This is a predicted structure of an 83-nucleotide RNA (transfer RNA) from a Clostridia bacterium.
It matches the Rfam family "tRNA". It is annotated as a transfer RNA.
The RNAcentral record of the sequence draws on ENA and MGnify.

RNA sequence: GCCACGGUGCUGGAAUGGUAGACAGGCUAGUCUCAAAAACUAGUGGGGGCAACCCCGUGAGAGUUCGAGUCUCUCCCGUGGCA
Numbered sequence: 001g002c003c004a005c006g007g008u009g010c011u012g013g014a015a016u017g018g019u020a021g022a023c024a025g026g027c028u029a030g031u032c033u034c035a036a037a038a039a040c041u042a043g044u045g046g047g048g049g050c051a052a053c054c055c056c057g058u059g060a061g062a063g064u065u066c067g068a069g070u071c072u073c074u075c076c077c078g079u080g081g082c083a
Stems, first nucleotide, its partner, number of pairs: 001082007010025003018066001026044006045056004059075005
């Protein structure tokens, strides 16, 4: 240099172009306990709001579309292969 695959919360990892983060782990709080562990329950991306709720968020930027994590283009990063 060329080709292929990948990049999503704290972590792993889902999501047919139609509610982004299912599910699991971790963490936090509570129940239980003398206390802890285990178990169970609830919460857990960011900002605003008393709340209901609203806005933003899938590596970066642009495009297509009523609608993009998903399709197209450029770039960045990682892994593998070829030269």